A computed fold for an 84-nucleotide RNA from Paenibacillus sp. CECT 9249, annotated as c-di-GMP-I riboswitch aptamer. It matches the Rfam family "c-di-GMP-I riboswitch aptamer". Its Rfam clan is "c-di-GMP_I riboswitch clan". Of the family's consensus pairs, 95% are formed in the model. The coordinates come from a structure-prediction model, not an experiment, and the mean pLDDT is 84. Lineage of the source: Bacteria > Bacillati > Bacillota > Paenibacillaceae > Paenibacillus.
RNA sequence: GUAUGAUAAUAGCAAACUCGUUGAAAGACGGGGACGCAAAGCUACAGGGGCUAACGGAUUGUCCAAUGCCAGCCAGCUGCCGAA
Numbered sequence: 001g002u003a004u005g006a007u008a009a010u011a012g013c014a015a016a017c018u019c020g021u022u023g024a025a026a027g028a029c030g031g032g033g034a035c036g037c038a039a040a041g042c043u044a045c046a047g048g049g050g051c052u053a054a055c056g057g058a059u060u061g062u063c064c065a066a067u068g069c070c071a072g073c074c075a076g077c078u079g080c081c082g083a084a
Stems, first nucleotide, its partner, number of pairs: 005081001012037002017032006035072001041077003047074002049070003056064003
């Protein structure tokens, strides 16, 4: 350096649920809380995939529709430690 991820060390994040705020919703933010995570760090028109459906539209009990979202789905980029 490459591959890899230990019953190591040092640090870190925080699912569900719940309380508050926000939003049309999906969701987001903050407090509590830990299911898990070696990238659970960053990136969302300009990679794939997924969620919602306000505005608008249609053949209107419904359907279409992203300019709204999801990075803890895959992916891309960057990065700590060092046993075999």